[in-house]
Model confidence (mean pLDDT): 87 of 100. Predicted 3D model of an 88-nucleotide RNA (c-di-GMP-I riboswitch aptamer) from uncultured Desulfosporosinus sp. The model forms 95% of the base pairs in the Rfam consensus. It was read from a public genome assembly, where an Rfam model found it.
């Protein structure tokens, strides 16, 4: 430097649920909690998915419905960057 996750060891992260805060929502942050994870570390570039505040449109109009990402998701996939331990 490349390769790989068989068996180990040291450690790491934390789904559902729940409490608090936050947000229009999706979601996020912190506590509790572990389903899982060898990149479940980082980056919204492409695809997917979620939401629909503002905006636009419709309407039986202080409401309701529809469209829409500039909001989110890295624990959906692809791509990029970095990294512990061990194998070869």
């Nucleotide at each position: 430097a490349a390769u790989u996750g068989a068996a180990a060891a040291a450690g790491g992260c934390a789904a559902a649920u729940u409490c608090a805060c936050u947000g229009a929502a999706a979601g996020g942050u912190g506590g509790a909690g572990a389903c899982g994870c060898a990149a479940a570390g980082c980056c919204a570039u492409g695809a997917g998915u979620c939401u629909a505040a503002a905006g636009c449109a419709a309407u039986u109009a202080u409401g309701u419905u529809g469209c829409c990402a500039u909001g989110a998701u890295a624990g959906u996939c692809a791509g990029g960057c970095u990294g512990c331990c061990g194998u070869u």